[in-house]
Context: one part of a larger RNA
RNA sequence: CUGGGUGUAAAGGGAGCGCAGGCGGAAAGACAAGUUGGAAGUGAAAUCUGUGGGCUCAACCCAUAAACUGCUUUCAAAACUGUUUUUCUUGAGUAUUUGCAGAGGUAGGCGGAAUUCCCGGUGUAGCGGUGGAAUGCGUAUAUAUCGGGAGGAACACCAGUGGCGAAGGCGGCCUACUGGGGCACCAACUGACGCUGAGGUUUGAAAGUGUGGGUAGCAAUCAGGAUUUGAUACCCGGGUAGUCCACACUGUAAACGUUGAUUACUUGGUGUUGGAGGAUUGACCCCUUCAGUGCCGCAGUUAACACAUUAGGUAAUCCACCUGGGGAGUAGGACCGCAAGGUUGAAACCUC
Numbered sequence: 001c002u003g004g005g006u007g008u009a010a011a012g013g014g015a016g017c018g019c020a021g022g023c024g025g026a027a028a029g030a031c032a033a034g035u036u037g038g039a040a041g042u043g044a045a046a047u048c049u050g051u052g053g054g055c056u057c058a059a060c061c062c063a064u065a066a067a068c069u070g071c072u073u074u075c076a077a078a079a080c081u082g083u084u085u086u087u088c089u090u091g092a093g094u095a096u097u098u099g100c101a102g103a104g105g106u107a108g109g110c111g112g113a114a115u116u117c118c119c120g121g122u123g124u125a126g127c128g129g130u131g132g133a134a135u136g137c138g139u140a141u142a143u144a145u146c147g148g149g150a151g152g153a154a155c156a157c158c159a160g161u162g163g164c165g166a167a168g169g170c171g172g173c174c175u176a177c178u179g180g181g182g183c184a185c186c187a188a189c190u191g192a193c194g195c196u197g198a199g200g201u202u203u204g205a206a207a208g209u210g211u212g213g214g215u216a217g218c219a220a221u222c223a224g225g226a227u228u229u230g231a232u233a234c235c236c237g238g239g240u241a242g243u244c245c246a247c248a249c250u251g252u253a254a255a256c257g258u259u260g261a262u263u264a265c266u267u268g269g270u271g272u273u274g275g276a277g278g279a280u281u282g283a284c285c286c287c288u289u290c291a292g293u294g295c296c297g298c299a300g301u302u303a304a305c306a307c308a309u310u311a312g313g314u315a316a317u318c319c320a321c322c323u324g325g326g327g328a329g330u331a332g333g334a335c336c337g338c339a340a341g342g343u344u345g346a347a348a349c350c351u352c
Base pairs, nucleotide, nucleotide: 003323004322005321006320007305008304012319014203015202016201017200021196022195023194025088026087027086028085029084030083031082033081034080035077036076037075038074039073040072041071042070049065050064051063052062053061054060091193092190093189094188098184099183100182104178105177106176107175108174109173110172111155116150117149118148119147120146121145122144126137127136163170164169208249209248210247211246212245213244217243218242222238224236225235260318261317262316263315264314265313268296269295270294271293272292273291274290275289276288277287278286300307301306324352325351326350333344334343335342336341
């Protein structure tokens, strides 16, 4: 390389968009590049293979046949692929329309509960904390309780294997702007415009970095009290970065459904979300259907566990990745980054 694979054994890129490339719906015609067949030429000799022969045999040698799976030219065929012409609507899409659901995004405003702090009142000796304590706070009046104020962060209940988003993710309320998908209707229009996608580009939790703000609570590092043989911990009292905001950077996660994207097909049952239709006096209930989201389960698959129309079943296209464990996601190089580090990524006569 091929082959075989990628839920859990090694292996799906964190996710989107997308140039090149690969692949691609139906009908008719043309061409003949691929394809198929015939013919001709060529395909040196040796080698290889078959047969026969010569050295006493063998190796070796000789003869002969086949082969050299290829290339070139030419004649034909037209099913498939390709190119091209004409056409189509079922794939894909467009806008209109009416709607309906939604923590989708961005910006601004507002709200109540709670913690902390400050001021004042009441009130007095404890509070707090633990397995038990101590450090700590408190007669400079704490804890408790009532009233007032400040400020920051997060939004109980509703809340739901509920919803939305490509993924990361998104949850108080209101307003403005704004992205996408689903369903249904009568049709209308474009006419394969599609799928995938190396590079590329955009986005990407938390932590971290830079500059400037902010800081209530929580809290790495730190120092203190305990525990313990020790205790650089678990427990307790403090507390700084950080957590929050703006703008830049970083580009990684068990970025997980550990399951790439798209399309088609393949018994069922039962919930739930959004839409539509039928039936109905009727918003309910019931029946049907489309799109999501769960559970159970047949065939089939699987090493088993399990998966099972949301496939890990049956097929097709394209991309990514794997090839014994360690050494090692290391070294060196290159690229990126302010740094932290990231991406790419080995080898050993190294080892098992």
Molecule: small-subunit ribosomal RNA, central domain
Organism: uncultured organism